[in-house]
Molecule: RNase P RNA; transfer RNA
Organism: Chloroflexota bacterium
């Protein structure tokens, strides 16, 4: 000082004028309840106009991929079938998120990625090419007989070598053999068996020659978790309508997406037809957020202290102008200045933790590497 | 919100693990004076994008686009 790496923040600003949604005060009209002696007073609610004053997008509000909360479907247990996850422990309300370790893999490091349970439970599929793709001898090499024969031809041994191919029956080396093999040994892979250590995943360390693929993101197979719909949930108000409308059934049909059994509860399920597209509630303080302090490697958890102002319902949170800010570009030796040009992705609608994706520029800290220079 | 489908040459559309069929149109040549039909030959896709299993991916998994298409109150 470069290049990279992790990790965390910002993501425009200041004024003028017009507007939008919510909401507290006054005012002035209205309409409705309520009291009072009669057209008047008070008091209380609701509307509209006006003044004044507060408050109004995101890091992802987005995609609806996972998990809850909530609400509602009288309930209850069992099996099946479906689905989801998948390496170990641990965090959480809960996940498929998160932390932290194992393994494997990449990078020079810092660091980073990983659908990472089972292929000796079964089944299936490995195209073409090759002799064989699951149990095989094509070529080759040795051996043995036949023929006069180094050739051919028959019959055996071999998986060392050739050659197919993504993949060829544990790798390389030595010894052995008729030539050859773990046949023996050495050392590497891998199985398995005992010791040790670790909460585990898994590590070392001994012993066995014990060694024929691969693919479960093929079906399966183990293990574990899962009842369904969703704020248009759901509850109250108000306004309009046509149900003696048809059908199926009490051995029956339903219990909010299968099927089945058992128990328990009920008039219950289809179709056809009408009616309404209006208001409150749900509706925003909640597993929350910042700082501190103990615990814990960590995610996190417990205690203290402090903060919280969008909640519409065809859907507001915006638009015009100035001026500054940051960034690229060009003029300039060069700091200044001058012109241009660019300012992202996006846009709450019941609410929380997350994953994904999308984004103009820009900050800040850790760490590695490389080069200089003290 | 929730639930189901689909994207393959310029249209239509088969194929669902082994290197993409068909028709329809398009080019060009035969036939005709000519065109049309009719014959005979060709050209066009890396199967919506990306990554991923896997020897090998339109196929099977994950993420992201686009289109389409149902289903809601109330008595």
């Nucleotide at each position: 000082u470069a290049a990279g790496u992790a990790a965390a923040c910002c993501g425009g600003g200041u004024g003028a004028c017009c507007g939008c949604c919510c909401u507290g005060a006054u005012u002035c009209g209205u309409c409705c309840c309520g009291a009072u002696u009669u057209u008047g007073u008070c008091g209380g609610g609701g509307c509209u106009c006006a003044u004044c004053g507060g408050g109004g997008a995101g890091g992802a509000a987005a995609g609806u991929c996972c998990g809850a909360g909530c609400u509602c479907c009288a309930c209850c247990g069992g099996g099946c079938a479906g689905g989801a996850u998948g390496c170990u422990g641990g965090a959480u309300a809960a996940c498929g998120u998160c932390c932290a370790g194992g393994a494997g893999g990449g990078g020079u490091a810092a660091c980073c990625c990983u659908a990472c349970g089972g292929a000796a439970a079964g089944u299936g599929c490995c195209a073409c090419a090759g002799a064989a793709a699951c149990a095989u001898a094509c070529c080759g090499u040795c051996c043995c007989g036949a023929u006069u024969a180094u050739a051919u031809c028959g019959g055996g041994a071999u998986a060392a070598g050739g050659g197919u191919g993504a993949a060829a029956u544990g790798g390389u080396g030595a010894g052995g053999u008729a030539a050859g093999a773990g046949c023996u040994c050495a050392c590497c892979a891998g199985c398995g068996g005992c010791c040790g250590g670790g909460u585990g995943a898994c590590c070392g360390g001994u012993c066995g020659g014990c060694u024929g693929g691969g693919c479960a993101a093929a079906c399966c197979c183990c293990a574990u978790c899962c009842g369904g719909a969703g704020c248009a949930a759901g509850a109250c108000c108000g306004a309009a309508u046509a149900g003696c409308g048809g059908g199926a059934c009490a051995u029956a049909a339903g219990g909010a997406c299968g099927c089945c059994c058992g128990g328990c509860c009920u008039g219950u399920c289809c179709c056809c037809g009408g009616g309404u597209u209006g208001g409150u509630c749900g509706c925003u303080u909640g597993a929350c957020c910042c700082c501190g302090a103990u615990g814990g490697c960590a995610a996190c958890a417990u205690c203290g202290g402090g903060g919280c102002u969008a909640g519409a319902u065809a859907g507001a949170u915006g638009g015009u102008c100035a001026c500054c800010g940051u960034c690229c570009c060009g003029a300039u030796u060069a700091u200044a200045u001058c012109g241009g040009g660019a300012u992202a992705c996006a846009g709450a609608a019941c609410u929380c933790g997350g994953c994904u994706u999308a984004c103009a520029g820009g900050u800040u800290u850790g760490c590695u590497u490389a080069a200089u220079c003290c | 919100u929730g639930g189901g489908g689909u994207g393959u040459g310029g249209c239509c559309a088969a194929g669902c693990g082994g290197u993409a069929a068909g028709g329809c149109g398009c080019c060009u040549g035969a036939c005709u004076c000519u065109g049309g039909a009719u014959c005979a030959g060709g050209a066009g896709a890396u199967c919506g994008a990306a990554g991923g299993u896997u020897c090998g991916a339109a196929u099977c998994c994950u993420u992201c686009c686009g289109c389409c298409c149902c289903a809601g109150c109330c008595a």